[in-house]
Context: one part of a larger RNA
RNA sequence: GAACGAACGUUGGCGGCGCGCUUAACACAUGCAAGUCGAACGUGAACGCUACCUUCGGGUAGUUAGUUAAGUGGCGAACGGGUGAGUAACACGUGAGUAACCUGCCCUUCCAGUUCGGGAUAACCGUGGGAAACUGCAGCUAAUACCGAAUUCGUUCACCGGGUCAUAAGGCCUGGUGGAGAAAGAUGGCCUCUGAAUAUGCUAUCGCUGGAGGAUGGGCUCGCGUACCAUUAGCUUGUUGGUGGGGUAAUGGCCCACCAAGGCUACGAUGGUUAGCUGGUCUGAGAGGAUGAUCAGUCACACUGGCACUGAGACACGGGCCAGACUCCUACGGGAGGCAGCAGUGAGGAAUCUUGCGCAAUGGGGGAAACCCUGACGCAGCGACGCCGCGUGGGUGAUGAAGGCUUUCGGGUCGUAAAGCCCUUUCAGUGGGAAAGAAAAUCCGGUCGGUUAAUACCCGGCCGGACUGACGGUACCCACAGAAGAAGCACCGGCUAACUCCGUGCCAGCAGCCCCGGUAACACGGGGGGUGCAAACGUUGUUC
Numbered sequence: 001g002a003a004c005g006a007a008c009g010u011u012g013g014c015g016g017c018g019c020g021c022u023u024a025a026c027a028c029a030u031g032c033a034a035g036u037c038g039a040a041c042g043u044g045a046a047c048g049c050u051a052c053c054u055u056c057g058g059g060u061a062g063u064u065a066g067u068u069a070a071g072u073g074g075c076g077a078a079c080g081g082g083u084g085a086g087u088a089a090c091a092c093g094u095g096a097g098u099a100a101c102c103u104g105c106c107c108u109u110c111c112a113g114u115u116c117g118g119g120a121u122a123a124c125c126g127u128g129g130g131a132a133a134c135u136g137c138a139g140c141u142a143a144u145a146c147c148g149a150a151u152u153c154g155u156u157c158a159c160c161g162g163g164u165c166a167u168a169a170g171g172c173c174u175g176g177u178g179g180a181g182a183a184a185g186a187u188g189g190c191c192u193c194u195g196a197a198u199a200u201g202c203u204a205u206c207g208c209u210g211g212a213g214g215a216u217g218g219g220c221u222c223g224c225g226u227a228c229c230a231u232u233a234g235c236u237u238g239u240u241g242g243u244g245g246g247g248u249a250a251u252g253g254c255c256c257a258c259c260a261a262g263g264c265u266a267c268g269a270u271g272g273u274u275a276g277c278u279g280g281u282c283u284g285a286g287a288g289g290a291u292g293a294u295c296a297g298u299c300a301c302a303c304u305g306g307c308a309c310u311g312a313g314a315c316a317c318g319g320g321c322c323a324g325a326c327u328c329c330u331a332c333g334g335g336a337g338g339c340a341g342c343a344g345u346g347a348g349g350a351a352u353c354u355u356g357c358g359c360a361a362u363g364g365g366g367g368a369a370a371c372c373c374u375g376a377c378g379c380a381g382c383g384a385c386g387c388c389g390c391g392u393g394g395g396u397g398a399u400g401a402a403g404g405c406u407u408u409c410g411g412g413u414c415g416u417a418a419a420g421c422c423c424u425u426u427c428a429g430u431g432g433g434a435a436a437g438a439a440a441a442u443c444c445g446g447u448c449g450g451u452u453a454a455u456a457c458c459c460g461g462c463c464g465g466a467c468u469g470a471c472g473g474u475a476c477c478c479a480c481a482g483a484a485g486a487a488g489c490a491c492c493g494g495c496u497a498a499c500u501c502c503g504u505g506c507c508a509g510c511a512g513c514c515c516c517g518g519u520a521a522c523a524c525g526g527g528g529g530g531u532g533c534a535a536a537c538g539u540u541g542u543u544c
Stems, first nucleotide, its partner, number of pairs: 001544004006540005013390006019383002021348001026346003030343003035075003040072002043069001048063006082301003092225007101218002106214003110211005115149004124139001126137004155180011185206006227273003234264003239261008276298004280291004303324005326337004354380001356379003362376001363374004393423004403414004427485001429480005437471001442466009488533005493514003499528005509516001
C1' cells in the first nucleotide's frame, strides 16, 4: 500500500447492487418448511335452508353433496433446503477403466403382449382394554392392493454347435434342444347388430407387462496431485496371497472354511496434531504466499452410537427399531420429542437480521386437466457490513463588517468566508399520473391435418379473443414551495502533508518507531489556524 463475512469509538442525508452466528455440530417455546391423485377403489357426513308430521321434547323427507372427511391403492417423500462435526482418505481434483455393474420417471413415427380365475383386508359396524399414546376380538366390502393358472416374440438358465474380436477368466453375433418366468385397468365417444337403451362390441387417449436402444443419474477400480511433527522408526494376524464357497447390481478378505507365510516401511510405514476438498478469493510485476464466507461442483453429517426394512435409488434431516444422554406428559402401569430447514428464543460471544408478503415469475412433486403443495424461489423488512453513485447549493459580493485568534500594537489572519443582491431545485417532502416483468397453460370461436367404420370423441398445427402481478400505486414521469431538511472524523516533532498562543511543570499525560514532558513544550491538555480523507473517519485484529 492492498484486502476483510469483521468488531470497537466518534459521526451520520439519499439511492442501487450485494452481504449478514467466523463463537456452543449448545439447548430449544410457537408457527410454517411434502404432498398430491375421485380419470385406481370401497364408504360417506354435519351445520344451515326448505317442506311435512308433532305428545312441542323432537322426528321424517329433500337440499347441502357424492361436498368435508378419514381409509385402501399409486407416485413423490433418496429432489430441493441446512451444516462442516467427522474425514489426511480414491474424500477431493484431474485423467483413464468397468470384457466386473445398476439406472424409477423421460425419449424412440422400436418389437411383442395386455387371457382365465381366486381368496382376503382396511375403512365401516358391533364389542372389549387403556389416564393417554394406542390397541384386542367378532362381522361385512372394493380395487390399477394380493395370489394362482395360461400364453412366451424378446429375456434368462443348462447343454451341444458356428462365426468374429480379444486382455487371462472371456466379449459380441448367431443356430438347436430342454427348463424358468408377465400383465390392470380407467376415462371419452359411437351403434354397423336392434324398436330403444346398453356392453360383453368397436374406437381414441392415458395406463399395465416382457424386451431392445437412447438419454440422464449413479456404484466400483486405477495413474498422478493433495498439511505439519522423526522430540513418532518400526507396523500388521483377516494381517498378505491362494483354493473353494457365501454375499452384492457388480470386482474384491467384503465375509467364511482350509492352505501357505506373507504384506508395508527412511521415495517416511505406524503413530500423533490440524483440516471437509475443488472452481475460486485476497495479495503480488510475476514466481509465489495466504485462504476456501457468499455463488457453483463434490463429499460427509442430521441429539449420540448401532441396525436393518421399504424402494429404481436410503442404511433415509422433518421414516422405522434398539441402546444412551437430555427435555416434557402421566391416573406411576406407561408414553412423547429431536430447528446443522425458514422465521424466532435462551446461552456463549467483540459480533451477525423479520416469529413479514406471495406462489405473479423461475424451478420442483402429484394430477388427463382444472388445480393443489412448495420458508426452494421471487420479493419486502432490519444493519454505513461492503462496493458504487448522488446531494448537503451556484454566481456575485471589500467598507476586507462584526466577532474570534494573534501582534513587534503598525498590523496580520479566519476571509469572498459571512451578510447583501441575482439564480437553480438534484435528493428528501407534498400532490397527481403510472409501468415492463405475462405468455404459456386453460377456456371460447374459427380453420387445417391426423386417428377412425364415422362428419362422434380424441390428438396436433395455425389465427383471433378472454383470464392471471407478491413486489406495488413501487420504478418512472409531471407539478408545487423554498437555500430551504442534510458534515464529520483523524492528524499537524521526524518518518509524514499540515504552526502558533495559553495552561501544565519528569506532574498530568502522549507513544507505531525514534522519543516528548524537570517554567517560554511546533510532541501533554485547551483555543485559533492548517493538512488529509469524507457519509464517513480513525483504532484494533488478520492475510499478502
Molecule: small-subunit ribosomal RNA, 5' domain
Organism: metagenome